[in-house]
RNA sequence: AGAGUUUGAUCCUGGCUCAGAUUGAACGCUGGCGGUAUGCUUAACACAUGCAAGUCGAACGGCAGCAUAAGAGAGCUUGCUCUCUUGAUGGCGAGUGGCGGACGGGUGAGUAACGCGUAGGAAUCUACCUAGUAGUGGGGGACAACUCGGAGAAAUCCGAGCUAAUACCGCAUACGCCCUACGGGGGAAAGCAGGGGAUCUUCGGACCUUGCACUAUUAGAUGAGCCUGCGUUGGAUUAGCUUGUUGGUGAGGUAAUGGCUCACCAAGGCUGCGAUCCAUAGCUGGUCUGAGAGGACGAUCAGCCACACUGGGACUGAGACACGGCCCAGACUCCUACGGGAGGCAGCAGUGGGGAAUCUUGCGCAAUGGGCGAAAGCCUGACGCAGCAACGCCGCGUGGGGGAUGAAGGCUCUCGGGUUGUAAACCCCUUUCAGCAGGGACGAAAAUGACGGUACCUGCAGAAGAAGCCCCGGCCAACUACGUGCCAGCAGCCGCGGUAACACGUAGGGGGCAAGCGUUGUCCGGAUUUAUUGGGCGUAAAGAGCUCGUAGGCCGCUCAGUAAGUCGGGUGUGAAAUUUCAGGGCUUAACCCUGAAACGCCACCCGAUACUGCUGUGGCUAGAGUACGGUAGAGGAGCGUGGAAUUCCUGGUGUAGCGGUGAAAUGCGCAGAUAUCAGGAGGAACACCAACGGCGAAGGCAGCGCUCUGGGCCGAUACUGACGCUGAGGAGCGAAAGCAUGGGGAGCAAACAGGAUUAGAUACCCUGGUAGUCCAUGCCGUAAACGUUGGGCACUAGGUGUGGGGCGUAUUCAACGCGCUCCGUGCCGCAGCUAACGCAUUAAGUGCCCCGCCUGGGGAGUACGGCCGCAAGGCUAAAACUCAAAGGAAUUGACGGGGGCCCGCACAAGCGGCGGAGCAUGUUGCUUAAUUCGAGGCAACGCGAAGAACCUUACCUGGAUUUGACAUGUACGGAAAAGCCAUAGAGAUAUGGUGUCCUUCGGGGCCGUACACAGGUGGUGCAUGGCUGUCGUCAGCUCGUGUCGUGAGAUGUUGGGUUAAGUCCCGCAACGAGCGCAACCCUUGUCCUAUGUUGCCAGCGGAUUACGCCGGGGACUCGUAGGAGACUGCCGGGGUCAACUCGGAGGAAGGUGGGGACGACGUCAAGUCAUCAUGCCCCUUAUGUCCAGGGCUGCAAACAUGCUACAAUGGCCGGUACAACGGGCUGCUACACCGCGAGGUGCAGCGAAUCCCUUAAAGCCGGUCUCAGUUCGGAUUGGAGUCUGCAACUCGACUCCAUGAAGUCGGAGUCGCUAGUAAUCCCGGAUCAGCAACGCCGGGGUGAAUACGUUCCCGGGCCUUGUACACACCGCCCGUCACACCACGAAAGUCGGCAACACCCGAAGCCUGUGGCUCAACCCUCUGGGAGAGAGCAGUCGAAGGUGGGGUUGGCGAUUGGGGUGAAGUCGUAACAAGGUAGCCGUACCGGAAGGUGCGGCUG
Repeated sequence: AGAGUUUGAUCCUGGCUCAGAUUGAACGCUGGCGGUAUGCUUAACACAUGCAAGUCGAACGGCAGCAUAAGAGAGCUUGCUCUCUUGAUGGCGAGUGGCGGACGGGUGAGUAACGCGUAGGAAUCUACCUAGUAGUGGGGGACAACUCGGAGAAAUCCGAGCUAAUACCGCAUACGCCCUACGGGGGAAAGCAGGGGAUCUUCGGACCUUGCACUAUUAGAUGAGCCUGCGUUGGAUUAGCUUGUUGGUGAGGUAAUGGCUCACCAAGGCUGCGAUCCAUAGCUGGUCUGAGAGGACGAUCAGCCACACUGGGACUGAGACACGGCCCAGACUCCUACGGGAGGCAGCAGUGGGGAAUCUUGCGCAAUGGGCGAAAGCCUGACGCAGCAACGCCGCGUGGGGGAUGAAGGCUCUCGGGUUGUAAACCCCUUUCAGCAGGGACGAAAAUGACGGUACCUGCAGAAGAAGCCCCGGCCAACUACGUGCCAGCAGCCGCGGUAACACGUAGGGGGCAAGCGUUGUCCGGAUUUAUUGGGCGUAAAGAGCUCGUAGGCCGCUCAGUAAGUCGGGUGUGAAAUUUCAGGGCUUAACCCUGAAACGCCACCCGAUACUGCUGUGGCUAGAGUACGGUAGAGGAGCGUGGAAUUCCUGGUGUAGCGGUGAAAUGCGCAGAUAUCAGGAGGAACACCAACGGCGAAGGCAGCGCUCUGGGCCGAUACUGACGCUGAGGAGCGAAAGCAUGGGGAGCAAACAGGAUUAGAUACCCUGGUAGUCCAUGCCGUAAACGUUGGGCACUAGGUGUGGGGCGUAUUCAACGCGCUCCGUGCCGCAGCUAACGCAUUAAGUGCCCCGCCUGGGGAGUACGGCCGCAAGGCUAAAACUCAAAGGAAUUGACGGGGGCCCGCACAAGCGGCGGAGCAUGUUGCUUAAUUCGAGGCAACGCGAAGAACCUUACCUGGAUUUGACAUGUACGGAAAAGCCAUAGAGAUAUGGUGUCCUUCGGGGCCGUACACAGGUGGUGCAUGGCUGUCGUCAGCUCGUGUCGUGAGAUGUUGGGUUAAGUCCCGCAACGAGCGCAACCCUUGUCCUAUGUUGCCAGCGGAUUACGCCGGGGACUCGUAGGAGACUGCCGGGGUCAACUCGGAGGAAGGUGGGGACGACGUCAAGUCAUCAUGCCCCUUAUGUCCAGGGCUGCAAACAUGCUACAAUGGCCGGUACAACGGGCUGCUACACCGCGAGGUGCAGCGAAUCCCUUAAAGCCGGUCUCAGUUCGGAUUGGAGUCUGCAACUCGACUCCAUGAAGUCGGAGUCGCUAGUAAUCCCGGAUCAGCAACGCCGGGGUGAAUACGUUCCCGGGCCUUGUACACACCGCCCGUCACACCACGAAAGUCGGCAACACCCGAAGCCUGUGGCUCAACCCUCUGGGAGAGAGCAGUCGAAGGUGGGGUUGGCGAUUGGGGUGAAGUCGUAACAAGGUAGCCGUACCGGAAGGUGCGGCUG
């Protein structure tokens, strides 16, 4: 410090996720030792038991208990035991009294507060402590304990009587003190202990002294109370709150100020700088994190606060409204004799409960500290220790060195090896820790040690007792095998798993950390993702529709003052701990100690005065404004007025249609329309001018005139003197639609009706048509209210239009022109900015000021609440839940019922077909035991198959077989094996007989047995190779370097021409190159040369009835081989002096001459595992192999491709002419004979330019038929045959005789072909015994028509455009409905919580009052009275409780509403392309639904 994730890829925006650190943790697996910290985060839930606050006999009366002493008595063991007496002594239960129980310890419920933090303040108190001053005299009366009596179960209580004090009360005294009308008045105390010489004594003591205690007061210290400034969570869907409320006067009260309380008076006080209300919360030092600023937290330790079962209350006291005190009320628990009592672990342990979860009912007061005491001492669950827990942090160990045959085993493997791995074994060594044994502290100042026989030291034995957890697809470090097969499972995000999973599970190996490791949760970080540091708002989320204006914020030049902000210095404070640094102590570290720094703040003092503020109602004029003179304009309001047009009415002319559409129909019209003329009525809107012109803040504004009125601009002066900018709330204006009332209503037109269209058509189109549109008045307050760009000011290159004004310029006036200048409005463009697109003096640049707004998508601008509205609705505005994206700009493609250019038998123009018939072949379907399998739009369907009767054959039935029909190897054994014959059998096969190979003698070959293995047309073409189809013989597809762009990419390859062509030329930030195109190759067309058999025969000769038959010949044809030829080369026109094109000449051929082979990058997971090859999976007495028979030929139907036809351009008969390509020995077969024929028989030739197939047919000549289901057509069927073959039944072809079906040119639709082509006619070949071939592949014969042209259909190429597509339009995607689940809203109601209000009741208690009652201290005139006090009673206040109506909040809720998510449900097709009616916004109406239509607006 970043990374992953939106896309085909890119940049940006933006969310989600990860890596880090952290923890009072928990859970899973595992676990050796020590140190040191920490340990109920939940139920402030309830608590058994024990302990946690006592102490003082030196305050006191005392003596229950213990001990001692003395005395007495008893027993006897004669020095012991027991009893009694004496408080005499040590002491001491209970009691009186004092001090302490207000500290220490716990908890965080409450509290949003002067509670806390920080800095200050004045009107206070402060026990014990310190210092000072003064005092401590003299009296009195009680009450506990105790005794007696009584009540009660108990707790406890009552009565009578006695008694002490440092308990209580007067009196005296009063330096300080308090009060005061300044004269005066008031107010205190207590003793105890030790020691002691004289004196006195009632022998107790007095008295003196020391210590402690006591009283008053002053001061300090400490602690506490009170007040104030500032800081201190969220919500405005809480906006108003308050009556002791705010202030005053007086009084009361308090330690003290104060409405703290009361009476009276006034009517204030708080609040947008957030009152009140609601929710949440103890606050801080600090802790965690972070670079910091911040954010989160507030365990342990420390400071403060609050609380002590819940609520209320006071008492005592220096201090409490009191955790282990009291009273009352309430809830709960316990005891009870039912009458009544007792209790409060949020002290330490511990229990139950809750919970994911948190310890011992331990030891000790040795240390530190606290209370009491003179002290000894006692008490102390504070504290010190120990125990439990890997809960955290820190340290240590589980061994070290050597050791290769790289052992075994495991895993893997290409079988060679690799890896585990120096790891182990083995050898040598060490002993930390743990263990055993011995010694043994510090902590303690005199004594005293819980810890503890601990820490530590020494010795002993032995590698001995001590390693796990997570991960290994990317992020992120670490990979293989097997299993599994969208299953089981994983997952933090992206995502893995559907038969080859580095992602699941296991194993091996590896990586990381380590007594731990992972997971889960929390918080910070990364996140600049709330942005002060440090973000944004044209299109990504985001500028309010516009203006005015309040508060607020900000503000020109200058002078003086001030010194609030600001700056400098100083002082105080900022507790300690923490943090950082330095040093030190535990062997180190954690930990601890010491010192220093820091602790941003705040307060005070001194100083500075640039800037900001404030004051001087100072000054100035550049901002702003006023006055004056001009000027443009659809600026606004009201009134009036004009013509054109539509419609209607009246009349005239006039006749059959009009109207409307893609085409129609509804509609109107013979009752006279439309058309046309004239007249009239009425409403609405204002053509041309008209403009990227004008005006206005925006919405918006358009005939003309008048009246009223707002604002702007320009010019030149004068005046005011900062009067300014922005603007939360607020107010006004605000298109269209809509609402209300009243008018108006020509046209248009939601709704509605009808007609069309359509599968439907609640639409688009048509005919009608109502609200509405118009006016007046009042509402509504929203729009794509958009420049999607808030307002203001300033600055920063230009160019070119246009509207308004001014100035200059000609010799003067002046139009025009030109120039300058101010304001407005457009376009282009530099710097700069921007993610890009783009913006660019009218900024989206550079700055300042102010406001508004944004923070992932959906849910949702929705719900609830509130405000507004007559309503429609508007404004404000969430959450649950859900997703990992949603988005912006640009790129490359693909696509478009987008555009442009171009090509192709693509259309058109033609010729011939298919689709109808019969048959053949293929396919689907059906059937079947099987009808084997594959191929599926073009690009499957006369395809694999260039030959299914058996075989083929893969299928079915049945019969057999198991190392196998076939290959290799090993071991053992054996005889040859094959063949032939016979028998059984359907055959395979079995049995028997016969038979007897080669050899270098090792054996080979063969058979049998056993084991490895064979075998599979079984699966997967979506695991593959190879091959093939297709786009497409279309002209494209790319690369290097350079350049441009942040980048994907672009450029080149686009453009202008041209071409069949990315063919070539020109231009150009490109220059070159590659694969394609073309050419090179084959064939064909002309010629030449060479050659001349089996080919040829002109000339010469010979021979024949005839024939190159022979001699010969090379001329010709032809064959073979080589060459020539064609290149836009030549001429002319056009064209850019180009490429090229048009025309011509020559030429056999002319512009790639014709044809073929040749198929770029790639697409279709195209086809093929059944040609072959091959991974993996599957079968292994079978899914292998053999055999027989059957099937692949099955037939209601459909499709595809063909053949033959429907006839006269023909059929039939007779005669007659001309090919080429090919094939041939298991062959082609001449010729002759036989047969009507298929064919048969006999016998030549030829392994073929020689012989044969081999008569080519159409054609030509002649004849016949005469338009008919025929002399067309030949299906079908019967009969008879031929040939092949082991065998023609299923199931061959052919021949002959007979039979003679459909069919008379084929609907919608559709196919081929542009020249030697189509059409037509025959011939040959492969496969093959034969053949279903009419197929396929070749060959030649005859031989056309047409192409104006590119609008349209199809396919393709290039450029461009739009896109929400990118498995790419067979794309994407919207809404209703149905089903399931989830969360939420509404809802009759129902059940709770909380706070407040009104009233009732009113405990304890303080305060007030009080007839009567009661009462020791003081007073008196004393059985009494007084002062004073108390109980009781009454009253104010007052907790809990009750009643009531409301508020607020939550749970549940029949039903209901929308929303979200779900596998391939239903209906449509709304959006994305011109998305097939451009879309969208607001509004209104309508409709199953998306949606449609009207009105206005926007261009996205």